Predicted 3D model of a 536-nucleotide part of an RNA (large-subunit ribosomal RNA, domain I) from Blattella germanica. Its Rfam family is "Bacterial large subunit ribosomal RNA". The RNAcentral record of the full RNA draws on SILVA.
[in-house]
Context: one part of a larger RNA
RNA sequence: GGCACACGGGGGAUGCCUAGGCUCUUAGAGGCGAAGAAGGACGUGAUAAGCUGCGAAAAGCUGCGGGGAAUAGCAAAUAUAUCGAGAUCCGCAGAUAUCCGAAUGGGGGAACCCGGCAGGUUGAAGACCUGUCACCACGAUAAGUGGGGCGAACGUUGGGAACUGAAACAUCUAAGUACCAGCAGGAAGAGAAAACAAUAGUGAUUCCGCAAGUAGUGGCGAGCGAACGCGGACUAGCCCAAACCAAUGUUGUUACGGCAAUAUUGGGGUUGUAGGACUGUGACAUGGACUAUAAAAUAUUAAAAGAAUUAACUGGAAAGUUAAGCCGCAGAGGGUGAUAGCCCCGUAUUUGAAAAUGUUUUAUUACCUAACAGUAUCCUGAGUAGGGCGGGACCAGAGAAAUCCUGUCUGAAUCCGGCAGUACCAUCUGCCAAGGCUAAAUACUACUAAGAGACCGAUAGCGAACAAGUACCGUGAGGGAAAGGUGAAAAGCACCUCGAACAGAGGAGUGAAAUAGUACCUGAAACCGUGUGCUU
Numbered sequence: 001g002g003c004a005c006a007c008g009g010g011g012g013a014u015g016c017c018u019a020g021g022c023u024c025u026u027a028g029a030g031g032c033g034a035a036g037a038a039g040g041a042c043g044u045g046a047u048a049a050g051c052u053g054c055g056a057a058a059a060g061c062u063g064c065g066g067g068g069a070a071u072a073g074c075a076a077a078u079a080u081a082u083c084g085a086g087a088u089c090c091g092c093a094g095a096u097a098u099c100c101g102a103a104u105g106g107g108g109g110a111a112c113c114c115g116g117c118a119g120g121u122u123g124a125a126g127a128c129c130u131g132u133c134a135c136c137a138c139g140a141u142a143a144g145u146g147g148g149g150c151g152a153a154c155g156u157u158g159g160g161a162a163c164u165g166a167a168a169c170a171u172c173u174a175a176g177u178a179c180c181a182g183c184a185g186g187a188a189g190a191g192a193a194a195a196c197a198a199u200a201g202u203g204a205u206u207c208c209g210c211a212a213g214u215a216g217u218g219g220c221g222a223g224c225g226a227a228c229g230c231g232g233a234c235u236a237g238c239c240c241a242a243a244c245c246a247a248u249g250u251u252g253u254u255a256c257g258g259c260a261a262u263a264u265u266g267g268g269g270u271u272g273u274a275g276g277a278c279u280g281u282g283a284c285a286u287g288g289a290c291u292a293u294a295a296a297a298u299a300u301u302a303a304a305a306g307a308a309u310u311a312a313c314u315g316g317a318a319a320g321u322u323a324a325g326c327c328g329c330a331g332a333g334g335g336u337g338a339u340a341g342c343c344c345c346g347u348a349u350u351u352g353a354a355a356a357u358g359u360u361u362u363a364u365u366a367c368c369u370a371a372c373a374g375u376a377u378c379c380u381g382a383g384u385a386g387g388g389c390g391g392g393a394c395c396a397g398a399g400a401a402a403u404c405c406u407g408u409c410u411g412a413a414u415c416c417g418g419c420a421g422u423a424c425c426a427u428c429u430g431c432c433a434a435g436g437c438u439a440a441a442u443a444c445u446a447c448u449a450a451g452a453g454a455c456c457g458a459u460a461g462c463g464a465a466c467a468a469g470u471a472c473c474g475u476g477a478g479g480g481a482a483a484g485g486u487g488a489a490a491a492g493c494a495c496c497u498c499g500a501a502c503a504g505a506g507g508a509g510u511g512a513a514a515u516a517g518u519a520c521c522u523g524a525a526a527c528c529g530u531g532u533g534c535u536u
Base pairs, nucleotide, nucleotide: 001535002534003533004532005531006530007529008528009527015521016485017484020456021455022453023452024451025450026449027448028447029445030444031150032149039100040099041098042055043054044053046078050074051073061094062093063092064091065090066089070082071081072080105114106113107112115133116132117131118130119129120128121127135147136146137145138144154185155183156182157181158180159179165172169219195202196201206233207232208231209230210229216224217223237437238436239435240381244267245266246265247264248263249262250261251260252259253258272415274380275379276378277377278374279373280372281371287368288367292364293363294362295361296360297359298358299357300356301355303351304350305349309324310323311322312321313320325342326341327331333345334344335343386410387409388408389407390406391405392404393403396422417432418431419430420429421428472479473478492520495507496506497505498504
């Protein structure tokens, strides 16, 4: 030096565990904000660095309700306090709520600086206190009301890529996707036929399953891709404009009786078998998608009651084993010194609200709501429909190209009317545009509650099980960790010895165990030693 064995150091794999995640389900909630939000800064404790809570009334104040013995958060210890005259704690409703922030008196390099007006403090003041003072819209130049900002996805509107695919690439695709901007709601959008259909009929919209990867479209490449109809979910229908009537204001005109025009308001009226005005007849009830109030019921936001086991044995410890029982509308789950229906918390079941909120029902109420006949006249949405040119949307890439939207140029008809049925024409059929509203079925989940998992188990699972969007890096936008486990209980090693020692070690003691000693469960490998044996 090598090999083997034994014992250590080192290291933190593995096993076990879970306080945290992930993905869903069922309900709820679906907003917060000038009454100052979201988010912060700075404070606030007897002692106080961090987190949490709170706001100069500052780990808190008040009222009401619950609850019933300890309490002063994480978080020990000391001190000092509170509490059956009911504390701490839980729920509801209030009070307070510094400064910044939409930030709003003006300014500003956020958490700071400086003002006006009114009132107050003071002997006085250039000091202090309280209130108020931004802009925009509506309104009358008033009073007042509203807006502004934030927020995960879902929605809608306006803009709108490229990589990529086409095995290159230009039409095309990706894709009206990503992304940007505006705006809204608990959903949004759409929606009561100028619709489909085809000689038979349907009867607003939305969503799902088929139809169907069909008909089509397409450098007929890559690809894109309907509808009719059928089956389901859910169902709900309405209001204006106009004609006509009236009132009021203004203007014109007048023979001062009026007439006309115009504006506003009220009545009227709302459709295709045309309807309405108008003329005549006749009616006051019914229903409704709902405003407010009241009552009742119910739910949520604290809670309450809640069955049934003992002995022996092993052990540090019994829930284990043995023996004998019991309850069960409760044998979900968790905890307790090992595995507990009967020890504890709970669970099944039943009960409960001073206060606040939601839902439903009933009553009253605000609002809306009928019919018949006649057909002379009037009305029925105009720079609209349609057309030319240029684009875009539809399954449809300009095509034979209907339909829908419109930048530009044009431009009708008026019920004896108009539009559509995929160029166009005729017949036939369906419908009535150029105004508006409308629950449900549908989409989503930042958030709350309960629950589930052939999901993870600390290099996994969220980046984050721990003072995590922390430490740290970056001028900044931004990037972004590592880090869990003593023990049943701190019983966390009194005391002694060695030592310079508050290092460390040896005894002693605790404990079932200390090779469980806070560098703490288990403790693999690499790597480093000590001892013994064999060998060179």